A computed fold for a 264-nucleotide RNA from an Anaerolineae bacterium, annotated as Bacterial large signal recognition particle RNA. A source record names the gene ffs. Rfam family: Bacterial large signal recognition particle RNA. Rfam's curators write: The signal recognition particle (SRP) is a universally conserved ribonucleoprotein involved in the co-translational targeting of proteins to membranes.
[in-house]
RNA sequence: UCGUGCUAGACGGGGAACUAGCGGUGCCCUGCAUCCGCAAUCCGCUAUAGCGGGGUCGAAUCCCCUUUCGAGGGUCUGUCAGUCUGCGGGACUGCUUGUCUGGACGGUGUUGAGGGCUGGGUCUUGUGCGGCGGGAGCCUGUGAACCGGGUCAGGACCGGAAGGUAGCAGCCCUAAGCGGUAUCUCUCGGGUGCCACAGGGGAGCCUGGUCUGAGCUGGACAGUUGGGCAAGCCGUGGGACGAGAUUCGACAGAGGGUGCACGA
Numbered sequence: 001u002c003g004u005g006c007u008a009g010a011c012g013g014g015g016a017a018c019u020a021g022c023g024g025u026g027c028c029c030u031g032c033a034u035c036c037g038c039a040a041u042c043c044g045c046u047a048u049a050g051c052g053g054g055g056u057c058g059a060a061u062c063c064c065c066u067u068u069c070g071a072g073g074g075u076c077u078g079u080c081a082g083u084c085u086g087c088g089g090g091a092c093u094g095c096u097u098g099u100c101u102g103g104a105c106g107g108u109g110u111u112g113a114g115g116g117c118u119g120g121g122u123c124u125u126g127u128g129c130g131g132c133g134g135g136a137g138c139c140u141g142u143g144a145a146c147c148g149g150g151u152c153a154g155g156a157c158c159g160g161a162a163g164g165u166a167g168c169a170g171c172c173c174u175a176a177g178c179g180g181u182a183u184c185u186c187u188c189g190g191g192u193g194c195c196a197c198a199g200g201g202g203a204g205c206c207u208g209g210u211c212u213g214a215g216c217u218g219g220a221c222a223g224u225u226g227g228g229c230a231a232g233c234c235g236u237g238g239g240a241c242g243a244g245a246u247u248c249g250a251c252a253g254a255g256g257g258u259g260c261a262c263g264a
Stems, first nucleotide, its partner, number of pairs: 001264006009057003012030004020046005034054005063257006072248005079243002082241001083239007092232002094229005100223003105218004114212009123200006129193002132189006139180004148173004156165003
């Protein structure tokens, strides 16, 4: 140096949580890395830290140590910076609205502003009258085979005769019913009426009379003051993302280290 056979060892790792601590099952992240049994109201161990039973590889690309990179996870933080949202505040900015004052402008006013007094209307209730609508009456038409009336031909009946009796049709009138109706009468009704009378009402508007005698009014502007909104603003709470610090850290890279036996 090569070959053969063994042994140590390897056959995933990490994070959080759980635990006196360690590992596992379960969750999460990486990644490809044997099988069976046990196991979260847990299972098994003791700093030598899963237990028990098989299998494969096996001294190096695979094992061990150091180091670089760094997926991913945890913790802290009013340390930052923004973002969203809840609550509260309303001194400031902004928006909106009302009162009052002011001058200028416009309109109007001695053909009388405004104010005072007074009357009436508009409003409402009642009565009356009219009008509209409805109903009824009056008037009129039609209208009864028989069970309405009058007159009753014919015919029937009574009678010796004269004559009489009942009575259908027809005609006339009428009842119930069905229609019409200009006027008239009665009655009922109303969101009826430039109507009349009486009562009530009294804010606004319109109008008449009278007294007084110079303002009244409009929007814009300027100022004062009150209210509202809470978009900006101030304070406070919460969540997520980002940033910072810290902690653990897979995979991958680099360097170093590490057996035994036999034979050639």